Predicted 3D model of a 72-nucleotide RNA (transfer RNA) from a Patescibacteria group bacterium. Its Rfam family is "tRNA". Rfam links the family to the GO term triplet codon-amino acid adaptor activity. The family's RNA type in Rfam is transfer RNA. Lineage of the source: Bacteria > Bacteria candidate phyla. Its mean pLDDT, the model's own confidence on a scale to 100, is 83.
RNA sequence: GCGCGCUUAGUUCAUCGGUAGAACGCUUUCCUGAUAAGAAAGAGGUGCAUGGUCCGACUCCAUGAGCGCGCA
Numbered sequence: 001g002c003g004c005g006c007u008u009a010g011u012u013c014a015u016c017g018g019u020a021g022a023a024c025g026c027u028u029u030c031c032u033g034a035u036a037a038g039a040a041a042g043a044g045g046u047g048c049a050u051g052g053u054c055c056g057a058c059u060c061c062a063u064g065a066g067c068g069c070g071c072a
Stems, first nucleotide, its partner, number of pairs: 001071007010024004018055001026042005048064005
C1' cells in the first nucleotide's frame, strides 16, 4: 500500500429497516445469627464519527477513525 472482518450497557455478546435485549457484574429488598448461595425488583446505552438513502436506520450506501486478520 491492497483486501477482509469488527466497533451496541461496566464486561462478553445478541438484535438482517419499525423508537435495543440476554448473561455476568452493580444497587435495593427478602432469606440467614452473619456471610456465601438462592429468590424478587431496579438502575444502566446520543449503537465509533460525519454525511446520504428511506415515511422510518444499530441495521443499507459513502467517507473518515480505532482495533484485528491476511496478502504484498